[in-house]
RNA sequence: GCAGAGGUAGCUCAGCUGGAAGAGCGCCGCCCUGACAAGACGGAGGCCGCUGGUUCGAUCCCAGCCCCCUGCA
Numbered sequence: 001g002c003a004g005a006g007g008u009a010g011c012u013c014a015g016c017u018g019g020a021a022g023a024g025c026g027c028c029g030c031c032c033u034g035a036c037a038a039g040a041c042g043g044a045g046g047c048c049g050c051u052g053g054u055u056c057g058a059u060c061c062c063a064g065c066c067c068c069c070u071g072c073a
Base pairs, nucleotide, nucleotide: 001072002071003070004069006067007066010025011024012023013022019056027043028042029041031039049065050064051063052062053061
């Protein structure tokens, strides 16, 4: 340099033909216990890598750029 896969919550990842975002673990509160763990209940936390474009409407489609991984050279 070329090709492919990826970037979504603190971490690991879903999100199936565009209608506005979720799970598990973790964190906080509460219940339970003599206490801890486990368990039950509730809650906080995201403007979806960045910038533009298409559209009434974009995590999703298009273009450019940034970062990471794999392969080729």